[in-house]
RNA sequence: GCUCCGGUAGCUCAGCUGGUAGAGCGCCGUCCCGACAUGGCGGUGGUCCCCGGUUCGAUUCCGGGCUGGAGCA
Numbered sequence: 001g002c003u004c005c006g007g008u009a010g011c012u013c014a015g016c017u018g019g020u021a022g023a024g025c026g027c028c029g030u031c032c033c034g035a036c037a038u039g040g041c042g043g044u045g046g047u048c049c050c051c052g053g054u055u056c057g058a059u060u061c062c063g064g065g066c067u068g069g070a071g072c073a
Stems, first nucleotide, its partner, number of pairs: 001072007010025004019056001026044006049065005
């Protein structure tokens, strides 16, 4: 330098055919217990990396950029 894959909740990741975003863990409250843990119930969560474009509508499609990884040279 070229090619490919990724960037979404505090963390690990889903979300494939465009229609106002989810899981597990975590955190908070509560029940249980003498207390703790486990467990039950409820709650808490996001400028979907950034800037433009297309569209009635973009996490999703297109262009550019930033960043992590892999391969080739």